[in-house]
The RNA shown here (c-di-GMP-I riboswitch aptamer) has 94 nucleotides and comes from Proteobacteria bacterium UBA2363.
The coordinates come from a structure-prediction model, not an experiment, and the mean pLDDT is 87.
It matches the Rfam family "c-di-GMP-I riboswitch aptamer". Rfam's curators write: GEMM was predicted in a large-scale screen for bacterial structured RNA regulatory elements.
The sequence was found by an Rfam model in a public genome assembly.
């Protein structure tokens, strides 16, 4: 240096849930709170997963209007605390 990860050592993050905000929602952000994390630090590039605003089908009602209301369909939105990837990084028992 490379892997590895401990009932270690200093420190770190912060699920559920509440309260605030922002958004159509998925969800994010801020506080408060810890289920958890050894990358639970960054990044939507691959793949899965949520949503369906826009848009689309013109299915199903209302009209007969190119509207309304339901339904299906979609990501260009989300998720890095679903995996894979790339990129940075504390500490040393075994």
């Nucleotide at each position: 240096g490379c892997a590895c990860g401990a009932c270690a050592a200093a420190g770190g993050c912060a699920a559920a849930c509440c309260c605030a905000u922002c958004g159509a929602a998925a969800g994010g952000u801020g506080g408060g709170g810890a289920c958890g994390c050894a990358a639970a630090g960054u990044c939507a590039c691959c793949g899965g997963c949520c949503u369906a605003a826009c848009g689309g089908c013109c299915c199903g009602g209302g009209u007969c209007a190119u509207c309304c209301c339901g339904g299906c369909c979609c990501a260009c939105g989300g998720u890095a605390g679903c995996g894979g990837g790339a990129c940075c990084g504390c500490c040393g028992a075994a």